[in-house]
RNA sequence: UUAGAGUUUGAUCCUGGCUCAGAAUAAACGCUGGCGGCAUGCUUAACACAUGCAAGUCGUACGAGAAAGUCUCCUUCGGGGGGCGAGUAAAGUGGCGGACGGGUGAGUAACACGUAAGAACCUGCCCUUUGGUUUGGGAUAACGUCGCGAAAGCGGCGCUAAUACCAAAUGAUGUCUACGGUCCAAAGAGGGCGAAAGCUCUCGCCAGAGGAGGGGCUUGCGUCCCAUUAGCUUGUUGGUGAGGUAAUAGCUUACCAAGGCGACGAUGGGUAGCCGGCCUGAGAGGGUGUACGGCCACACUGGAACUGAGAUACGGUCCAGACUCCUACGGGAGGCAGCAGUGGGGGAUAUUGGUCAAUGGGGGAAAGCCUGAACCAGCAAUGCCGUGUGGGGAGAUGAAGCUUUUUGGAGUGUAAACCCCUUUUAUGAGGAAAGAAGAUAAUUCGGUUAAUACCUGAGUUAUUUGACGGUACCUCAUGAAUAAGCCCCGGCUAACUCCGUGCCAGCAGCCGCGGUAAUACGGAGGGGGCAAGCGUUAUUCGGAAUUACUGGGCGUAAAGCGUGCGCAGGCGGCUUUGCAAGACAGAUGUGAAAUCCCCGGGCUCAACCUGGGAACUGCAUUUGUGACUGCAAGGCUAGAGUACGGCAGAGGGGGAUGGAAUUCCGCGUGUAGCAGUGAAAUGCGUAGAUAUGCGGAGGAACACCAAUGGCGAAGGCAAUCCCCUGGGCCUGUACUGACGCUCAUGCACGAAAGCGUGGGGAGCAAACAGGAUUAGAUACCCUGGUAGUCCACGCCCUCAACGAUGUCAACUGGUUGUUGGAUGGCUUGCUGUUCAGUAACGAAGCUAACGCGUGAGGUUGACCGCCUGGGGAGUACGGCCGCAAGGUUGAAACUCAAAGGAAUUGACGGGGACCCGCACAAGCGGUGGAUGAUGUGGUUUAAUUCGAUGCAACGCGAAAAACCUUACCUACCCUUGACAUGUCAAGAAUUCUGCAGAGAUGUGGAAGUGCUCGAAAGAGAACUUGAACACAGGUGCUGCAUGGCCGUCGUCAGCUCGUGUCGUGAGAUGUUGGGUUAAGUCCCGCAACGAGCGCAACCCUCGUCAUUAGUUGCUACGCAAGAGCACUCUAAUGAGACUGCCGGUGACAAACCGGAGGAAGGUGGGGAGGACGUCAGGUCCUCAUGGCCCUUAUGGGUAGGGCUACACACGUCAUACAAUGGCCGGUACAGAGGGCUGCCAACCCGCGAGGGGGAGCCAAUCCCAGAAAACCGGUCGUAGUCCGGAUCGUAGUCUGCAACUCGACUGCGUGAAGUUGGAAUCGCUAGUAAUCGCGGAUCAGCUUGCCGCGGUGAAUACGUUCCCGGGUCUUGCACACACCGCCCGUCA
Repeated sequence: UUAGAGUUUGAUCCUGGCUCAGAAUAAACGCUGGCGGCAUGCUUAACACAUGCAAGUCGUACGAGAAAGUCUCCUUCGGGGGGCGAGUAAAGUGGCGGACGGGUGAGUAACACGUAAGAACCUGCCCUUUGGUUUGGGAUAACGUCGCGAAAGCGGCGCUAAUACCAAAUGAUGUCUACGGUCCAAAGAGGGCGAAAGCUCUCGCCAGAGGAGGGGCUUGCGUCCCAUUAGCUUGUUGGUGAGGUAAUAGCUUACCAAGGCGACGAUGGGUAGCCGGCCUGAGAGGGUGUACGGCCACACUGGAACUGAGAUACGGUCCAGACUCCUACGGGAGGCAGCAGUGGGGGAUAUUGGUCAAUGGGGGAAAGCCUGAACCAGCAAUGCCGUGUGGGGAGAUGAAGCUUUUUGGAGUGUAAACCCCUUUUAUGAGGAAAGAAGAUAAUUCGGUUAAUACCUGAGUUAUUUGACGGUACCUCAUGAAUAAGCCCCGGCUAACUCCGUGCCAGCAGCCGCGGUAAUACGGAGGGGGCAAGCGUUAUUCGGAAUUACUGGGCGUAAAGCGUGCGCAGGCGGCUUUGCAAGACAGAUGUGAAAUCCCCGGGCUCAACCUGGGAACUGCAUUUGUGACUGCAAGGCUAGAGUACGGCAGAGGGGGAUGGAAUUCCGCGUGUAGCAGUGAAAUGCGUAGAUAUGCGGAGGAACACCAAUGGCGAAGGCAAUCCCCUGGGCCUGUACUGACGCUCAUGCACGAAAGCGUGGGGAGCAAACAGGAUUAGAUACCCUGGUAGUCCACGCCCUCAACGAUGUCAACUGGUUGUUGGAUGGCUUGCUGUUCAGUAACGAAGCUAACGCGUGAGGUUGACCGCCUGGGGAGUACGGCCGCAAGGUUGAAACUCAAAGGAAUUGACGGGGACCCGCACAAGCGGUGGAUGAUGUGGUUUAAUUCGAUGCAACGCGAAAAACCUUACCUACCCUUGACAUGUCAAGAAUUCUGCAGAGAUGUGGAAGUGCUCGAAAGAGAACUUGAACACAGGUGCUGCAUGGCCGUCGUCAGCUCGUGUCGUGAGAUGUUGGGUUAAGUCCCGCAACGAGCGCAACCCUCGUCAUUAGUUGCUACGCAAGAGCACUCUAAUGAGACUGCCGGUGACAAACCGGAGGAAGGUGGGGAGGACGUCAGGUCCUCAUGGCCCUUAUGGGUAGGGCUACACACGUCAUACAAUGGCCGGUACAGAGGGCUGCCAACCCGCGAGGGGGAGCCAAUCCCAGAAAACCGGUCGUAGUCCGGAUCGUAGUCUGCAACUCGACUGCGUGAAGUUGGAAUCGCUAGUAAUCGCGGAUCAGCUUGCCGCGGUGAAUACGUUCCCGGGUCUUGCACACACCGCCCGUCA
C1' cells in the first nucleotide's frame, strides 16, 4: 500500500485511441473580497539605464595638520594672542580588507556537477611550537612654487617622514649540493618603572616545524536528444632532451616512433547550469531544479596581464568593439545579472522605506566607524494555515414579495418579522512583555611582573544600548452593530422547473444540445458544490498495464525481415580440482545541513519554528562463504559431427535424343464456303480457302502416369538417356570429445514483369489497329498484331515472396489416411512395433472469438526481427544502391474521434435449396383506340373550399353541390354575439299586420295576460328584450404533440414468454432436422420441457333429413265457403361428416391415394373473424384533445356567385362497333327488398313522360311489380347499315320559393365518332367468368356510381424454368435511416 467512467455498434466481446473525475504550481485572467499569522513575488529583454545608497578602516605605522564653537587676555574697537575643540575632520604615504558578503544563469554535454578514491602541491588572517627582532643608507608623496589643459588630469623644480624602499651582519631541524660547501631574514608602536643605561607588559615583525580550515590537480562510476551526424585526430598518441608551473602532465618546444578514439556510439548538430531536493505515483518510475543549502560559470561584448596568500578581479588596470553622456572638437567619462527605482518587452511579478537594536562581516589595541549582508516595516488573497460575518428561545393566517400550478394548492420556509442574549473580529481608550547578550566605570579575587603600574581572567555594583513599536498580549466602552461570494444543475457528476428563442442567437472537457412544447442556449424561481474565495486558461505527474524492469504484444485487430549462411554479441551438456571476477553475509568509512518520516517541545490551535531519533535503498575499503554463474587445468559421451552399409526423390548444372500437337512451305484430291459469336461483323477464300493425303521447315512445351504424392532454405522443380554435383532418411558398429544454438552489421540466393548486349521467334500476347456491344465503351466478346515470352551473358531485388504463424531445444492424452526406411509375427499378403515426413479429426490447455491442438497458436528456455490510434504516407527531404524503371532507410505540418478484429440479430443479393399464391403458364372476357359519364392533375378564375398522391390517391371522404348543404369569392350588415353558464333590470310567452330594403335588418300598429307558492304585497320557474363583465365562437395551424377509428403487408403463418441448458457476451436452444399439412396442422427425432397471442374449431348463412308449430302460406277434398297440415314454404329445435369404415403407400407414425356408403368427403360452399408489428401510412374537415394563433374578426348573419370553368394529360366506368345481332309481334319462369310527409291497385285521359282517380296496405294478406336474357313467329343480309347512338333543334312532363349559370324524364326531328383498338396492361379456377334483368340506401327532384338479389351459364390448369409477391433453411456482406443502403472519382 494499486478504485474507475464516457465515447466506434441495431446490440455484443475485444483491440485501440481520444476525453473526464485527483494532486500540484514562482502562475496569469474573469467575478467577488472582513481580519490575522507564516511564506513567496521579472519564469519574458544576460534589453538599456536617470538619481541615491551598496567597502571601507587604522593617528597604538608616518609626515603635515585646520575650522565652527567656547573660555580667557590684549585692543587703535578694524582686530589680535593663548587654552579647549584636537593629535579630531579632509587629502596624502603606509598596513590590512576591496578574491568575502550580495546578484544572475548567458555560456557550458564538460572531471562542469554528484559520489567514491588518490598524490606531485599552495595557504594571508587563526592555533600550537622553536629561534630571532642587530647595524646602516638613500629616496618619495603630501606640502611649496612654476607651467599646460575647457575638463579629466598632467608635467618641471624644491623640502620631508615611516611598520614605504635598499644595503650589510647573524642565521637552523630551511634551500641547493659535486657533501667540500652554498643561499635566504626582520620594524617598530603603545603603556609602566627608572636620573640614565636599561627592565618589563601588550600589540606587532622575521625565519622555520606542525595543525585547523580553505584552495589547486588526477582518477573510477553516473549524468539529455538526433545515426536522415560513421568515421574522427598531426601536439594528434607515446618516448627522450629542454623549458614552464605552487604542483603532475604535450602544459610548451626540438627530435624520434605511428600511434590514439569509435557501433559498449567517436566526431558533428541541437538543447541544457549540476546537485541536496520539489511535484506526482502503491511502488518502480515520470517531470522539474523558483525560494533555502552545496558546487560551478558570468559581471556591457571579446582579449590580456598586473598586484596579491588568494583574481586572470561585479562596484581594480590595459587594449579592441558596440552603445550612452560631457566637450571650448583638441579630448574625456561610464558599465544596477548589488538595494530601491525608470523606460522597454510581456498574460505577468512589489518601496527611489527604517535601523545597525539583534545575527554576521571588514578595519582597529579598543571605544567607536562602515555594512541595501542582515533584521524590520510597506505593496499584492500569489500560496498555506487560522478565524469571523452572530447565538438561543419562541414564532404559521405557514405573513408579504417572488416562482409555479391540475387553480385545489405547492415552494422559498422557522427562513423573516418579533423577544432575550453575546461581543471573537472591526472601531475608540488605557495598560503592557520577550527579543539585551554586551559596553563603560568602580570594585573583589586570581594570572603576569621587581611592581600594589599596565594588561588580562572570573565575579559584584552602578550607568547605559530596541529599527520593528501607536508591537504581541491584557483590560474597558459602544453596539448585531463593521463583514458573502463564485461556479454548476443532459450523461460522465451532486443538483429541475417556468418563460423567451426557433439549426437563429448561442453552448460545448468528451459524447453532443438548438429546425415551436430545449431539465444542454438566455433570463427567472428553486436546488447542489466550494467558500474569502470561486471559476477559467496554461503546465507537470496520475489514471495510461497507452513504451509494459516491476507490467504488454506480433495467425485474422498495429506488428515475423522473402530465404539461408555467418563474424562480433547474447546464451550454452555431465563431472573433478583450483581461483574468487560476479553473487551472498558481517564489519568499517562515507552518504553536509535543511527537507521527508517517527517521538517530543514553543507560538491560545494550525500553518510555522525547534530538540532528539530513524532514514538517506548509494559508493568505497575490509573479512568471510564456495551452492550457482564466470575464469584456469583435467576427464566423460547423452548434444553436435565423421567413417563404413543401405534407401527414396520433377533437388541443381551441362550435353544428347524423342514423339504428339499448333503454325508455315511444296505437291496432289476437291468445291464454295471457312472462321467466329449470345447474335453478328471485321478477317480468310474462285488468284481455289476450309476439309483431306503425302513430304518438308522451325520454335516452344512435355498429354496419360499424377496423387491434401516426392525433392528443395525459400523462390521453385515434371518427356527420355548420359556426365558432374548438393542435401535428406534409416540401421548397426567404430571414431572426435561440447566442436553447440541464435545472430545486429555483412555475404549469397531470390517468381513474374522490366532493363542492357547478342541470338531466336512456332504458338500465345501488353501496346496498337479493325469489328461488335453500349447512352458512351480508351473495357469485358471477336479478327489481327509488336515488344515480350525462349537461349547466352550482365543487371534489377520486388509480391497476397502466405501456414498472412522467425529459428533452435525440451515436455504434454489419442484416432484415421498416406510417403520413405528399419524390424517382429505368421496363413506371402495381412497384421504389429519404431524413426523421419505429409494430411484429416479431435482430450487437456490456450484464445476476444474464429479457431489452434505432439508438424501448437498448449507448458517452458535461448537468441534475433518487428508493433504502439486513423489519415497525411511508405509520401517529402537527405543518405546509400541502380543504366533506367525504381528499390532501401524514412519524417513533419495539418486533420479526425474514431479507424479496426471476431462473432450476433435482422435487412438485402442480377447467391443456393424447398414451398405457396389467378404469380406465371393454359383459357375466357376486358382496359389501352371511339363517344359519353365520373374522379384527378394541370391551367384558368374574384372564388373555382378542403383533404386523399405507387401498390395501399384518382365513380376516394361525397349513401345525392340548383338555394340550403358550403367550409370558398364579392357585396351589405352584427359585436356578450347564431349557441352555453352566471349577475342586474324590464316584460308573460305568443299571434296578426303596415312601410323601407336584394335580404339580413330597421321602424311602426294591434291583440294577449298564463303556471307554482302566498290572505295580500310580493317571490319563484320557463321564455323574450336590454346592460356590463367573466366568457362564447373558429371546417384557423400542427395527424411530425395525441386519443379513437381506418388502410396496408396479409387470412401471410407466423410472433413471443416461463423454467432449464449452451455461450465471457449480444444471443442461441425451444421455433432447427426427417416426413406431412391450407396452416408453427399433426407425427417422429432432438437439451429441452411447457405455455401464450395467432391457425383450426366454437358464431351466421346455403345445401339433406327429422321433430314441433302452422296464418296471410300450401291443397292428396272441394265451384266456393269450409276442412286438413301429408307436400311446397315459413321458423324454431335437433340429427348429420369424424379420415369414422375398407384397400394400398408410408417408419408399426402423422398423413396421403383410391373406394364404399351418403344430400354432402377430407376445411362441403360462402361470410364474420386480421397475431407481434411495419409504413412518424390516413384523418385536428366526423368526434375528442395538448400547444399556438384570431377576438368590431380567422367569429356571426344575408343576397348573389363558385365548388358544374377548359388548349390539354391520366384513372375508373357506361354504350357500341353488330347477324350467337337489331327491330316488331306473341308466350314463360325469379329472388331479395322497400312502403304512412309512404307504396299506390282497378278504371278513365294522354303516342309518351305523366295527369285524374281513389280501393287496399303499418304488410308471407295490399302496393311498388310488366322481370330480362330465354322460347315461338316475322323482317333486315354485311352496309357506316333497320348497326351505333353522341350532338343539336323543337314541343312537353315532373319535382321544387326557384331548373339561366346548373336537374331528371318524354315525343318528333337530327344521326357524330366508331368496322374490335400500338407499346403496354387488368379480372377470373365453378354455380365461378361471361351475360341478363330486379331491388335498396342517400333523396323534394336527380345515378352509367355504390350495396344487394336472383336468371342463363362456360373454357382451361402440362407444369413451377421464368416475371411479381410471400414463407422456411442456408450462404456472403464494408448495409442497420437497413440496396430508394453504403460508397469512389471528376467538376462546381
Overview: RNAcentral holds the sequence, with entries from ENA. The RNA shown here (small-subunit ribosomal RNA) has 1388 nucleotides and comes from an uncultured bacterium.